[in-house]
Context: one part of a larger RNA
RNA sequence: ACAUAGUCAAGGAACUCUGCAAUACAGCGGCCGUAACUUCGGGAUAAGGCCUGCCCUCGUAAGAGGGCCUCAGCAAAAGACCUCAUGCGACUGUUUACCAAAAACACAGCUCCCUGCAAAAGCGCAAGCUGACGUAUAGGGGGUGAUGCCUGGCCAGUGUCAGAACGUUAAGGGGAGGGGUCAACCGGAGCAAUCCGGGGUAGCCCUGAGCCGAAGCGCUGAUGAACGCCGGCGGUAACUAUAACCGUCCUAAGGUAGCGAAAUUCCUUGUCGGGUGAGUUCCGACCCGCACGAAUGGCAUAACGGUGUGAGGACUGUCUUAACUAUGUACUCG
Repeated sequence: ACAUAGUCAAGGAACUCUGCAAUACAGCGGCCGUAACUUCGGGAUAAGGCCUGCCCUCGUAAGAGGGCCUCAGCAAAAGACCUCAUGCGACUGUUUACCAAAAACACAGCUCCCUGCAAAAGCGCAAGCUGACGUAUAGGGGGUGAUGCCUGGCCAGUGUCAGAACGUUAAGGGGAGGGGUCAACCGGAGCAAUCCGGGGUAGCCCUGAGCCGAAGCGCUGAUGAACGCCGGCGGUAACUAUAACCGUCCUAAGGUAGCGAAAUUCCUUGUCGGGUGAGUUCCGACCCGCACGAAUGGCAUAACGGUGUGAGGACUGUCUUAACUAUGUACUCG
């Protein structure tokens, strides 16, 4: 000096990112008492307070009266710190085996889509199997996430579904026609064989228009708890300010209710109020929402939480500020 335990005057969070850590309080017994809020179950052991030994008398007992001793009478069996406010997630659960336990995942509930059974969906090359020895109160998939109050506008784009008249359209069918080659035949050369040139049938080969020809796409509709999206400028009221109002441009339609400096607010420590001696955090408001917003759910919400944030009480070596004790190391000698 370190580690692990323990003690500490006065103060009591002044420590610190943070009461981290640690102490203390309290204690599964009895009696009294218990708020807001609430889904009426809870909250709740809320909080807070008091009691407890032994002996004698009475009493069935519960208990009542009296007495005795101690600094101290719970032994009940080993056992919570408490409170206020707020964010998030309803809850119990699950998770990064070995740095994250959470606000992430799941969840019951809600909703959409598919599926009539040889189901849809999935595995497999197949046979076959799961689904299911089930049958739409069933099965599969997507989203949201208890509950309460709700869930606005836009179908122009993308997707999905429906429609079939027209347009477009592949292979294929079809084969008008075109081209190459080419017998006959004609001309020339040669005594002849033959050669050269022209010519153009059949066959073979190459090519090939109109016409017929599906889905799809175009087209016509529907659809948002489908993917998604939800404006700008200018002016206006008898103080000023502001703009219920008006004009104009654009759009598929221009953000409704609710909430709002928020887990979202850059400017920003916004402004006002509260709490403090002093508060970039916190709580309540305001609304100028850089860039909330309605199942990519919005807003509330009792209970719950090894959850985030702020405050208070109690208590303490966290600190003022250090000291000491024990054990084990380090260190010295061996």

Predicted 3D model of a 334-nucleotide part of an RNA (large-subunit ribosomal RNA, domain IV) from an activated sludge metagenome. The prediction has a mean pLDDT of 84. The RNAcentral record of the full RNA draws on SILVA. Its Rfam family is "Bacterial large subunit ribosomal RNA".